Predicted 3D model of a 98-nucleotide RNA (Glycine riboswitch aptamer) from a Parvularculaceae bacterium. Of the family's consensus pairs, 90% are formed in the model. Model confidence (mean pLDDT): 80 of 100.
[in-house]
C1' cells in the first nucleotide's frame, strides 16, 4: 500500500402533503382596485431534519440498545430556493482483519 467499519467531510441522487379559508400591514401614489410578500389565527393533510412510543431482534440480561413501523411536540404542504431520512463516489482521521 489493501479491505471492512465509524465520526467528520465534499460532490451527486433524494419522496410526501392546501397556489385553502380569515385578519391585519406592505404592494400603494391617486377616486377607487389588482397581482404578489409579510405576520397572526383557523381547519384540513405529510413524514425522510430533529423528537417521542412499542417491537422483532441484540445484550454485560434487577435492566438496558433497538426501526424506514406507530405518534405528530417540533419541522413541512403551487414552482423556485432552503430543508431533507437515506444511498453511491471521494479525502482527512480513528479502529479492527491480514
Nucleotide at each position: 500500500a489493501g479491505c471492512g467499519u465509524u465520526u467528520u467531510u465534499g460532490c451527486g441522487g433524494g419522496a410526501g402533503a392546501g397556489a385553502c379559508c380569515g385578519u391585519g400591514c406592505c404592494g400603494a401614489u391617486u377616486u377607487a382596485u389588482a397581482a404578489g410578500g409579510c405576520a397572526c389565527g383557523g381547519c384540513a393533510c405529510c413524514g425522510a431534519a430533529g423528537g417521542a412510543g412499542c417491537a422483532a431482534c441484540c445484550g454485560c440480561c434487577c435492566c438496558g440498545g433497538a426501526a424506514u413501523c406507530u405518534c405528530u411536540c417540533a419541522g413541512g404542504u403551487a414552482c423556485a430556493a432552503g430543508g431533507g431520512a437515506c444511498c453511491g463516489c471521494g479525502a482527512c482521521a480513528g479502529c479492527g482483519c491480514a
Overview
The sequence was found by an Rfam model in a public genome assembly. Its Rfam family is "Glycine riboswitch aptamer". From the family's description: This family represents the bacterial glycine riboswitch.